[in-house]
RNAcentral holds the sequence, with entries from Rfam. The RNA shown here (transfer RNA) has 73 nucleotides and comes from Rhynchophorus ferrugineus. It matches the Rfam family "tRNA". It is annotated as a transfer RNA. The prediction has a mean pLDDT of 81. Lineage of the source: Eukaryota > Protostomia > Insecta > Eumetabola > Rhynchophorus.
RNA sequence: GCCUUAAUAGCUCAGGUGUUAGAGCACUGGUCUUGUAAACCAGGAGUCGUGAGUUCAAUUCUCACUGGGGGCA
Repeated sequence: GCCUUAAUAGCUCAGGUGUUAGAGCACUGGUCUUGUAAACCAGGAGUCGUGAGUUCAAUUCUCACUGGGGGCA
């Protein structure tokens, strides 16, 4: 330099075929316990990497960029 792949909650990830985003773990409060853990109940947390385009409408489609993983040279 070229090709390819993923970028979504604190972490690991899902989100088919465009219509205002979820899970597990973690975290917070509560129940329980002599206490802690576990278990159970409830809750908070996201400009969906950045910019532009298409569209009535974009996390989703297209392009560029950014940093990451892999391959080739």